Annotation
Small-subunit ribosomal RNA, 5' domain from an uncultured bacterium, 520 nucleotides, folded computationally. It matches the Rfam family "Bacterial small subunit ribosomal RNA".

Context: one part of a larger RNA
RNA sequence: GGAUGAACGCUGGCGGCGCGCCUAACACAUGCAAGUCGAACGGAGCGAUAGAGCGGAAGUUUUCGGAUGGAAGCUGUAUAGCUUAGUGGCGGACGGGUGAGUAACGCGUGAGCAACCUGCCUUUCAGAGGGGGAUAACGAUUGGAAACGAUCGCUAAUACCGCAUAACGUCCGGAUGGGACAUCCUGUCUGGACCAAAGGAGAAAUCCGCUGAGAGAUGGGCUCGCGUCCAAUUAGCUAGUUGGCGGGGUAAAGGCCCACCAAGGCGACGAUUGGUAGCCGGACUGAGAGGUUGAACGGCCACAUUGGGACUGAGACACGGCCCAGACUCCUACGGGAGGCAGCAGUGGGGAAUAUUGCACAAUGGGGGGAACCCUGAUGCAGCGACGCCGCGUGAGGGAAGAAGGUUUUCGGAUUGUAAACCUCUGUCCUCUGUGACGAUAAUGACGGUAGCAGAGGAGGAAGUCACGGCUAACUACGUGCCAGCAGCCGCGGUAAUACGUAGGUGGCAAGCGUUGUCC
Numbered sequence: 001g002g003a004u005g006a007a008c009g010c011u012g013g014c015g016g017c018g019c020g021c022c023u024a025a026c027a028c029a030u031g032c033a034a035g036u037c038g039a040a041c042g043g044a045g046c047g048a049u050a051g052a053g054c055g056g057a058a059g060u061u062u063u064c065g066g067a068u069g070g071a072a073g074c075u076g077u078a079u080a081g082c083u084u085a086g087u088g089g090c091g092g093a094c095g096g097g098u099g100a101g102u103a104a105c106g107c108g109u110g111a112g113c114a115a116c117c118u119g120c121c122u123u124u125c126a127g128a129g130g131g132g133g134a135u136a137a138c139g140a141u142u143g144g145a146a147a148c149g150a151u152c153g154c155u156a157a158u159a160c161c162g163c164a165u166a167a168c169g170u171c172c173g174g175a176u177g178g179g180a181c182a183u184c185c186u187g188u189c190u191g192g193a194c195c196a197a198a199g200g201a202g203a204a205a206u207c208c209g210c211u212g213a214g215a216g217a218u219g220g221g222c223u224c225g226c227g228u229c230c231a232a233u234u235a236g237c238u239a240g241u242u243g244g245c246g247g248g249g250u251a252a253a254g255g256c257c258c259a260c261c262a263a264g265g266c267g268a269c270g271a272u273u274g275g276u277a278g279c280c281g282g283a284c285u286g287a288g289a290g291g292u293u294g295a296a297c298g299g300c301c302a303c304a305u306u307g308g309g310a311c312u313g314a315g316a317c318a319c320g321g322c323c324c325a326g327a328c329u330c331c332u333a334c335g336g337g338a339g340g341c342a343g344c345a346g347u348g349g350g351g352a353a354u355a356u357u358g359c360a361c362a363a364u365g366g367g368g369g370g371a372a373c374c375c376u377g378a379u380g381c382a383g384c385g386a387c388g389c390c391g392c393g394u395g396a397g398g399g400a401a402g403a404a405g406g407u408u409u410u411c412g413g414a415u416u417g418u419a420a421a422c423c424u425c426u427g428u429c430c431u432c433u434g435u436g437a438c439g440a441u442a443a444u445g446a447c448g449g450u451a452g453c454a455g456a457g458g459a460g461g462a463a464g465u466c467a468c469g470g471c472u473a474a475c476u477a478c479g480u481g482c483c484a485g486c487a488g489c490c491g492c493g494g495u496a497a498u499a500c501g502u503a504g505g506u507g508g509c510a511a512g513c514g515u516u517g518u519c520c
Stems, first nucleotide, its partner, number of pairs: 001520004006516005013392006019385002021350001026348003030345003035090003040087002043084004048079003052075003059068003097303003106228008116220002121216007129163001131161002138153006169194011199208003229275003236266003241263004246258003278300004282293004305326005328339004356382001358381003364378001365376004395425004405416004429461001430457006439447001464509005469490003475504005485492002
């Protein structure tokens, strides 16, 4: 000098774009952050319409006995509609957060899988025949303070289960080609065995789905080469350890796991141990080499109160799922239950220090749905903060009687200083009025009556901070008297201090300036 997720002191006009718990992965009140589909299904509720049964008002008539008339209402039926707890489907494995752990195939880079999976999507081929038994909801009874159940009875499906059909699928064979990295891979023909399905909407056409198989795309899994901090005041480490045969398990190779066998494997080219740390694209600095760093944005990984476990599923060992254990908090009728902000806001605490319990799904994107649409603290915006970068303003021109005042003086003057006053202007920002977007292809705008534009007003509302001995741009007076104090280094201060304090003046930068921390 540059840089900063900064903090502190003094000061502070505006706008744009960014950024904002670096500390306690500390504890959390409250609200919201993942739902959706009634075009999969049976119910329940609601009102409407139609016809049926019950009912019998007003009115009309009357010989006062009644007759006629049929409204409201109730019951069950049908039709279409709306709402929805439950069964079922898809999605809750994405998106969002954090960096505790991890020195590791975790990450980066380059390869490999003749050892693998892939819902939704694209494309191609083939198919969907005929049956069955349940169960929630619901009803009845009943337990419990609650959370939540129990028993009996009924019912549906794109829920569940047999049977049929069966290949280009899988497995076991036969024949015959091609290829290879050791196990092997791959093509054609052929024999046997095994395995599937679901309907919905519509008047229909058709559309959306369903089943098996091939190919693709996307996303993942695994393996390997190389690279990846400090300490030798860490020198030896290792028994599933290293390898083999066989098996289990997995989508898949493998001590991943197991039985048996062998005695290996790693290490001064730093094993092991200890400490520290998420890694990278990048960022800062530097002429570069390098050094430092990993906030924001993007990729990967890991974690979700602590530890462990599996279930479901194409995908999890699952932040707002389940089970167990621990700690903590809350409710309780003491028998038992409930919870997990490292999502967005917000609270306490810690700290030098870090924001609103905001608006909207209008845009972009995501989930569900045929769609309308619903959900979305992702996201888009707004609020707060000079935290940073950039831009603008705080006026411009004229103006010497060099005014007054201040400071200083050798008392002549010098300086503040064209500075002010005063004159002539301007309108960036500002205030008021009007108009008013782009972002939105037809409709739909949170932002927002915002940005912008037009008109009017009036210099009015807008400058500080640090330094002035040398380094280092900028000097005098007074006070103080080795005191009070200053200080980055050298050093100032003991009676004329350009070094302390104040004032005037001057210099630097400027909505900032200075200090401190950290890096180059």
The RNAcentral record of the full RNA draws on ENA.